Molecule: transfer RNA
Organism: uncultured Clostridia bacterium
RNA sequence: GCCGCUGUGGCGGAAUAGGCAGACGCAAGGGACUUAAAAUCCCUCGCCCUCAAAAGCGUGCCGGUUCGAGUCCGGCCAGCGGCA
Numbered sequence: 001g002c003c004g005c006u007g008u009g010g011c012g013g014a015a016u017a018g019g020c021a022g023a024c025g026c027a028a029g030g031g032a033c034u035u036a037a038a039a040u041c042c043c044u045c046g047c048c049c050u051c052a053a054a055a056g057c058g059u060g061c062c063g064g065u066u067c068g069a070g071u072c073c074g075g076c077c078a079g080c081g082g083c084a
Stems, first nucleotide, its partner, number of pairs: 001083007010026003019067001028044005046057002060076005
């Protein structure tokens, strides 16, 4: 230099013939149970704004197509693999 694959919460990882993003697990926080703990069970858990909620934003980054993009197209970045 060329080719291929991958990039989604704090972490792993779903959602792929375009149609509710974050299922499920781990971690974390609160509660129940307990004399106390462990285990178990229940609830919460992306960002911004807000007293709170709603609305809005959010799939490596920047654009494009589309009524609609994590998904399709182009460019770039990073990691892994192959070829030279």